RNA sequence: GGUAAGGUGGCUGAGGGUUAAGCGGUGGGUUGUAGCUCCACAAACAGAGGUUCAAGUCCUCUCCUUGCCA
Numbered sequence: 001g002g003u004a005a006g007g008u009g010g011c012u013g014a015g016g017g018u019u020a021a022g023c024g025g026u027g028g029g030u031u032g033u034a035g036c037u038c039c040a041c042a043a044a045c046a047g048a049g050g051u052u053c054a055a056g057u058c059c060u061c062u063c064c065u066u067g068c069c070a
Base pairs, nucleotide, nucleotide: 001069002068003067004066005065006064007063010023011022012021017053025041026040027039028038029037046062047061048060049059050058
């Protein structure tokens, strides 16, 4: 340099419409205490533009990461 895949809460991970889920955290219920368990809460879409009634998702560019080729 070319090519392919990816970037989403503290971590893992799904997702064109009602904002998944799990682990973790905080508060509460239960318990003599802790654990297990139950309930609630907080927390994210790499950046910019475009398509669409609607974009975290589709397209383009930039940045970054990984693999392969040279």
This is a predicted structure of a 70-nucleotide RNA (transfer RNA) from Evermannella indica. The RNAcentral record of the sequence draws on ENA. Rfam family: tRNA. The family's RNA type in Rfam is transfer RNA. The coordinates come from a structure-prediction model, not an experiment, and the mean pLDDT is 80.